[in-house]
């Protein structure tokens, strides 16, 4: 300190108010959220350098197959004005997505599986140079 083995730790938010109706936090009006890497015409910082997208790419959960180590499949949703050489990513509006399995009645948001796993983030050792 490239590559690299093994170990710990950490790793998900949100229905306020109200209609209906026997019943709904599931419907309907309205509130309400937004994991992880990456990209970056923004932002900061004298600098090294940091920060910056739920709908750009990729990737986890959840489902399905299997030979159960591991591999394969399959996996949501954005437009429009601005600036500009150049916008998928600023900026200003507007709009759209959300795994399964339960429920006195259909769920991002309740409740379970789950004190689970898990993209990964940190950090600690060891070879080795």
């Nucleotide at each position: 300190c490239a590559a690299u083995g093994c170990c710990u730790u950490c790793a998900g938010g949100g229905a306020c108010g109200g209609g209906u109706g026997c019943a709904a936090u599931u419907c309907c009006c309205u509130a309400u959220c937004g994991g992880c890497g990456g990209u970056a015409u923004g932002g900061c910082g004298u600098g090294a350098g940091c920060c910056g997208a739920g709908c750009c790419c990729g990737c986890a959960a959840a489902c399905c197959c299997u030979u159960c180590a591991g591999g394969g499949g399959u996996u949501g949703a954005u437009c429009c004005g601005g600036u500009g050489a150049g916008a998928a990513g600023c900026c200003g509006g507007g709009g759209c997505c959300g795994a399964c399995a339960g429920u006195a009645a259909a769920a991002g948001u309740c409740u379970g599986g789950a004190u689970g796993g898990a993209a990964g983030a940190a950090g600690g050792u060891g070879c080795g140079a």
Source information:
This is a predicted structure of a 129-nucleotide RNA (FMN riboswitch aptamer (RFN element)) from Pelotomaculum terephthalicicum JT. Of the family's consensus pairs, 97% are formed in the model. Its mean pLDDT, the model's own confidence on a scale to 100, is 82. Rfam family: FMN riboswitch aptamer (RFN element). Rfam links the family to the GO term FMN binding.